[in-house]
RNA sequence: GACAAAGGCAAACCGAUCGUGAGGUCGGGACGCAAAGCCAUGGGUCUGCUUCGGGCAGAUCGCCAGGCUGCCGAA
Numbered sequence: 001g002a003c004a005a006a007g008g009c010a011a012a013c014c015g016a017u018c019g020u021g022a023g024g025u026c027g028g029g030a031c032g033c034a035a036a037g038c039c040a041u042g043g044g045u046c047u048g049c050u051u052c053g054g055g056c057a058g059a060u061c062g063c064c065a066g067g068c069u070g071c072c073g074a075a
Base pairs, nucleotide, nucleotide: 001072008033009032013028014027015026016025017024018023031062037068038067039066041065042064043063044060045059046058047057048056049055050054
């Protein structure tokens, strides 16, 4: 990147399970996604604790930026 093709991921919600929690994992399910692949590095948001103008420990990359890697492919 083309109203092309192949293949991929999977929000909400439901079930199971782990966690104090934010949330994670598995199954079902598709709102969407061209990096919705990977990395918590900077910012944001969220959670827990706390001696609370702050500190510490965490969650989120499907919030933004940055870094690394990568499928298909005409004119």
Molecule: c-di-GMP-I riboswitch aptamer
Organism: soil metagenome